Annotation
The RNA shown here (transfer RNA) has 77 nucleotides and comes from a Phycisphaerae bacterium. The sequence was found in a public genome assembly.
């Protein structure tokens, strides 16, 4: 260097143009319950999707560039 796949909450992971100010699960915070506490149960945790831009009446979703991560080829040592 060339292809290609990914980047959504602290961690994991759905959602691939309108009903998303974005599901589940785990973990924190708080409550209820208990003598305490574990369990269970309730409630609370992403004004935003890696960054910036563009397309559009609308973008987490399309598109371009850049940054990080995997894998594959490749070329130098």
């Nucleotide at each position: 260097g060339g292809c290609g796949g990914c980047g959504u909450a602290g961690c994991c992971a759905a959602g691939u143009g309108g009903c998303c100010u974005a599901a589940g699960g785990c973990g924190a915070c708080g409550g209820u319950u208990u003598g305490c506490a574990a369990a269970a149960c309730c409630g609370u945790u992403a004004u935003u999707c890696g960054u910036g831009a563009g397309u559009u009446c609308a973008a987490a979703u399309c598109u371009c560039a850049c940054c990080g991560c995997c894998g594959c080829c490749u070329c130098c040592a």
Rfam family: tRNA.